Fluoride riboswitch aptamer (crcB RNA motif) from a Syntrophaceae bacterium, 63 nucleotides, folded computationally. It matches the Rfam family "Fluoride riboswitch aptamer (crcB RNA motif)". Its family is annotated with response to fluoride and positive regulation of gene expression in the Gene Ontology. The sequence was found by an Rfam model in a public genome assembly.
């Protein structure tokens, strides 16, 4: 875009960036905002939703 479907677009997927794929939400609203504990206190894992690369961080070993 009259509405719906559909397509396109935008946004989101617990801490950074890029590519690809997937899922979800959508015009001022939602998708989303980790786990353990009844809750809180306290504690714990991970830079991904998934894969790859980069950056940062952690552990072990070697040069």
């Nucleotide at each position: 875009g009259g509405a719906u479907a559909c397509c396109a677009c935008g946004g989101u997927g617990a801490u950074g960036g890029a590519g690809u794929u997937c899922a979800c939400c959508g015009a001022u609203a939602a998708a989303c905002c980790g786990c353990c504990c009844g809750g809180a206190a306290g504690g714990c894992u991970g830079a991904u939703a998934a894969c790859u690369c980069c950056u940062g961080u952690g552990u072990u070993g070697a040069a």